[in-house]
Predicted 3D model of a 249-nucleotide part of an RNA (large-subunit ribosomal RNA, domain VI) from a Minisyncoccota bacterium.
Context: one part of a larger RNA
RNA sequence: CGUUGAGACUUGAGAGGAGUUGGCAGUAGUACGAGAGGACCCUGCUGAACUAACCUCUGGUGUGCCAGCUGUCGUGCCAACGGCAUUGCUGGGUAGCUAAGUUAGGACGGGAUAACCGCUGAAAGCAUCUAAGCGGGAAGCCUCCCUCAAGAUUAGGUCUCAUAGGUUAGUCGGAGAUAACGACUUUGAUAGGCUCUAGGUGUAAGUCUCGUAAGAGAUUAAGCUGAGGAGUACUAAUCAACCGUUUAU
Numbered sequence: 001c002g003u004u005g006a007g008a009c010u011u012g013a014g015a016g017g018a019g020u021u022g023g024c025a026g027u028a029g030u031a032c033g034a035g036a037g038g039a040c041c042c043u044g045c046u047g048a049a050c051u052a053a054c055c056u057c058u059g060g061u062g063u064g065c066c067a068g069c070u071g072u073c074g075u076g077c078c079a080a081c082g083g084c085a086u087u088g089c090u091g092g093g094u095a096g097c098u099a100a101g102u103u104a105g106g107a108c109g110g111g112a113u114a115a116c117c118g119c120u121g122a123a124a125g126c127a128u129c130u131a132a133g134c135g136g137g138a139a140g141c142c143u144c145c146c147u148c149a150a151g152a153u154u155a156g157g158u159c160u161c162a163u164a165g166g167u168u169a170g171u172c173g174g175a176g177a178u179a180a181c182g183a184c185u186u187u188g189a190u191a192g193g194c195u196c197u198a199g200g201u202g203u204a205a206g207u208c209u210c211g212u213a214a215g216a217g218a219u220u221a222a223g224c225u226g227a228g229g230a231g232u233a234c235u236a237a238u239c240a241a242c243c244g245u246u247u248a249u
Stems, first nucleotide, its partner, number of pairs: 001151001005161006014148004020048007032037001050105005058099004065092005070085006109143003116136004165243004169185005190236003193232005199225003206219005
């Protein structure tokens, strides 16, 4: 830009993906075989590698969370803190992301076939799967499964609306390079703040008691934190603008 308004929901021409395989058990120590050995068919269980999704569990990371520790400088000193030293070092760790973690998948079925196996059957009184005709038959082919998909210019369909709808702008996001997509914009919980809290760390500071002291205990499962959850309009989503519509050519 087209699909001759808009918003939803769709059909699927076509395209892509996937397609792997081991072991064990039952049938059955059966059929077979002198024995040694040892099945087809059918059924079940369990893996490997690969793929996808996810974070409940197990872990990793988690440089704006908590704690411990060293040196030095600073806040006049003690105490308590702050800066720097790879995030100073160390021990843990929420969300998110993640694999080594969890879950799921390959299938089943149908159709047409290959080699091949057949039925009926002449040419050729026999025979012959083939010449007419009719069956079976593969991890392969077409489907079935998953994803995309009407620029499928043959541009499809259905429903609703048509004084319809959309964009800009703003607050944001499990969406994201930017676009796009999705949520919300006071008729509001979209983000921040505040309150509470799951979780994390691990018992703060101050004071008191004991100890000569280093320290220990009590107050105190404290204090701090809280990317998660819930609530709450305190702050910011103000005011607005534009396209399009009024059915015609």

The RNAcentral record of the full RNA draws on ENA.